[in-house]
Model confidence (mean pLDDT): 85 of 100. Glycine riboswitch aptamer, 86 nucleotides, folded computationally. Of the family's consensus pairs, 90% are formed in the model. Its Rfam family is "Glycine riboswitch aptamer". Rfam's curators write: This family represents the bacterial glycine riboswitch.
RNA sequence: GUGGCUCUGGAGAAGCCCGGCAACGGGUACCGAAGGUGCAAGGCGGCGUCAGCCGCUGAAUCUCUCAGGUAAAAGGACAGAGUAGG
Numbered sequence: 001g002u003g004g005c006u007c008u009g010g011a012g013a014a015g016c017c018c019g020g021c022a023a024c025g026g027g028u029a030c031c032g033a034a035g036g037u038g039c040a041a042g043g044c045g046g047c048g049u050c051a052g053c054c055g056c057u058g059a060a061u062c063u064c065u066c067a068g069g070u071a072a073a074a075g076g077a078c079a080g081a082g083u084a085g086g
Base pairs, nucleotide, nucleotide: 002085004083005082006081007080008079009078014028016027017026018025019024029070030069031068035066036064038062042057043056044055045054046053047052
């Protein structure tokens, strides 16, 4: 340095509306910090009239909101501590 496990901290957004006894289904609005999508410089390749053009690749807490979420609980990127390994 790396992933696993344990403990601690850990944000945002309707406890909305409709149907239904309920389970659940549907709708509108909203959030970004599980996961996922997109790309700047750079790199590689191709073309070239040597000005450039095209393709591939290419990070994030940025971006989208597919997934997920919008009381509590759970989850939770990330951070700290511990622990046994390779």